[in-house]
């Protein structure tokens, strides 16, 4: 330096052009001598800018991060 794939909650991973969830971790309560399990509930998220569109997490583009190949130089 070219080609790809990728970014979502503390952590994994899912979602679809119609306003994001799942388990887990953290809190808190219930129960229990206590404590764990169980149950219930909070709490937290689309990397960043643009753009198309009534409406972007999806799509179209620039940057950033991160994984892959391939390629010059030595």
């Nucleotide at each position: 330096g070219g080609g790809c794939c990728u970014g979502u909650a503390u952590g994994u991973c899912a979602a679809u052009g119609g306003u994001a969830g799942a388990c887990u971790a953290u809190c808190g309560g219930u129960c229990u001598c206590c404590a764990a399990a169980a149950c219930c509930g909070a709490c937290u998220a689309u990397g960043a800018g643009g753009g198309u569109u009534c409406g972007a997490u999806u799509c179209c583009u620039u940057c950033c991060g991160g994984g892959c190949c391939c390629g010059c130089c030595a």